The RNA shown here (transfer RNA) has 73 nucleotides and comes from Cladochytrium replicatum.
């Protein structure tokens, strides 16, 4: 400064060709046990980076910006 790709729970990462979100780990509490552990059940926890736009509705489409990989000069 140009391309390009990525941002969704504490971490790691799905996910819907548009109808308000799960998985695993980690946590709280239970079940087990003399007792941890481990195993099982149960729940909290997300403005889905951020302002606009389109739509009856947007995590998804569109643009803008932030933030972060790689490439190219």
């Nucleotide at each position: 400064g140009c391309u390009u790709c990525c941002u969704u729970a504490g971490c790691g990462c799905a996910g819907u060709c548009g109808g308000u979100a799960g998985c695993g780990c980690g946590u709280a509490g239970g079940u087990c046990u003399c007792a941890u552990a481990a195993u099982c059940c149960u729940g909290a926890g997300g403005u889905c980076g951020c302002c606009a736009g389109u739509u009856c509705g947007a995590u998804c489409c569109u643009g803008g910006c932030a933030g972060g990989g790689a490439g190219c000069a």

The prediction has a mean pLDDT of 83. NCBI's taxonomy places the organism under Eukaryota, Fungi, chytridiomyceta, Cladochytriaceae, Cladochytrium.